Transfer RNA from a Candidatus Pacearchaeota archaeon, 71 nucleotides, folded computationally. The prediction has a mean pLDDT of 81. It matches the Rfam family "tRNA". By type it is a transfer RNA. About the family: Transfer RNA (tRNA) molecules are approximately 80 nucleotides in length.

RNA sequence: GGACCCGUAGUUUAAUGGUAAAAUACUACUUUCACACAGUAGCGUUAUGAGUUCGAUUCUCGUCGGGUCCA
Numbered sequence: 001g002g003a004c005c006c007g008u009a010g011u012u013u014a015a016u017g018g019u020a021a022a023a024u025a026c027u028a029c030u031u032u033c034a035c036a037c038a039g040u041a042g043c044g045u046u047a048u049g050a051g052u053u054c055g056a057u058u059c060u061c062g063u064c065g066g067g068u069c070c071a
Base pairs, nucleotide, nucleotide: 001070002069003068004067005066006065007064010024011023012022013021018054026042027041028040029039030038047063048062049061050060051059
């Protein structure tokens, strides 16, 4: 320098154009003499910019970051 793949919550993963979800973690409450377990509730997310579309996590392009391969 070139080709390909990936980027969603603190973490691990769903959602194949139609209101972004679960587990775990965290916080509060209940429970207990106390801790743990359990239960209830809450907080928190599409890397970024643009385009297509009535509507984009999804399709297209650029940028950024990571990985693999070739030279």